Background:
The prediction has a mean pLDDT of 76. Predicted 3D model of a 100-nucleotide RNA (Purine riboswitch aptamer) from Bacillus ndiopicus. It matches the Rfam family "Purine riboswitch aptamer". Rfam's curators write: Riboswitches are metabolite binding domains within certain messenger RNAs that serve as precision sensors for their corresponding targets. Allosteric rearrangement of mRNA structure is mediated by ligand binding, and this results in modulation of gene expression.
Order: sequence, then structure tokens, then C1' cells
RNA sequence: CAGGAAAACAUUUUACCCACACAUAUAUGCUAGAGGAUAUGGCUUUAGUGUUUCUACCCGGUACCGUAAAUUCCGGACUAUGUUGGGAAGCAACUAUUCA
Repeated sequence: CAGGAAAACAUUUUACCCACACAUAUAUGCUAGAGGAUAUGGCUUUAGUGUUUCUACCCGGUACCGUAAAUUCCGGACUAUGUUGGGAAGCAACUAUUCA
């Protein structure tokens, strides 16, 4: 390396859907390149990193910056996985009504 046997594991199928809540991940964060706005502004784009993790990495307000190149804090999610309860659906039983 190839073949066979056994065991284990994985995947698929067997109705498996919905929103809420909770947990974990991530801090809606961090590091850079290029460009852009300037108190009526504070963004755009690219790459990397962060998760036993796909995706996302923004929005609003506040503060701050006296016109310069840099933002700050607060509040708010989405996504992935898992869990409790609920709803929906399916099946069965029972009851009532109608028909035979």
C1' cells in the first nucleotide's frame, strides 16, 4: 500500500415546524492599508485577527474634538449550537351530533 473480517465512529432516513425565555460563542471587539467628512461632521473600502463556530462586526443618541486628525461612552441585535416550558401538527382514546 492492497484485499478480507470484526468492532467502533460518522452521515443519511424514520412528521420534527413556530416564536418566546435561558445558556455558550463575541467583547456587535481588536490590529493595519487606502480614501473621505469637519461642530449642519465624525464615514467609505480592503486585508487580518478574535469563536472547539457558520454568519455578522453595524444603528441611534451622548460626550469630545475650535477646523485638525482622531474619536469616546451608553443603549440596542443578528447568527451558530444546546436546554426548559408553551404553541402548532400528527396519532390514539373518550364524549356529543349527523348519516347509513